[in-house]
Molecule: transfer RNA
Organism: Bdellovibrio sp.
RNA sequence: GCCGACGUAGCUCAGGUGGUAGAGCAACGCUUUCGUAAAGCGUAGGUCGCCGGUUCGAGUCCGGCCGUCGGCU
Numbered sequence: 001g002c003c004g005a006c007g008u009a010g011c012u013c014a015g016g017u018g019g020u021a022g023a024g025c026a027a028c029g030c031u032u033u034c035g036u037a038a039a040g041c042g043u044a045g046g047u048c049g050c051c052g053g054u055u056c057g058a059g060u061c062c063g064g065c066c067g068u069c070g071g072c073u
Stems, first nucleotide, its partner, number of pairs: 001072007010025004019056001027043005049065005
């Protein structure tokens, strides 16, 4: 230099054919216990890597850029 995959909550990842952004773990609160852990219930947490385009509507489609990983030379 060229090709490909990936980028979504603190972490690991879903998100069908474009139509209200989710789960598990972690955090916090409550219940339970003499107390802790475990268990149960609940709460909070997101510019969906960045900029633009298409569309009534974009996490999703298109273009550029950035980053991570892999391959080729």